[in-house]
């Protein structure tokens, strides 16, 4: 410097342009137990940044940023 993937709660991940953005781990809080672990219930928390397109964007276009590969 060139090309490709890729970014979503504290970690990890789903998500034909249209429900309230999914689930698992995890944290709080109740149940269960003598107590702990298991397990059950409720609950907390997320779209990298700008712009554009459309009736409506995580999702599509364009631009930066970040990381992972490769090539030079």
């Nucleotide at each position: 410097g060139c090309g490709g993937c890729c970014g979503u709660g504290g970690u990890c991940u789903a998500g034909c342009g249209g429900u309230u953005a999914u689930g698992a781990c995890g944290g709080u809080a109740g149940g269960u137990u003598c107590c702990c672990a298991a397990c059950c219930u409720a609950u907390c928390a997320a779209c990298c940044c700008g712009g554009g397109u459309u009736c409506a964007a995580g999702u599509c276009c364009c631009g930066g940023c970040g990381g992972c590969c490769g090539c030079a």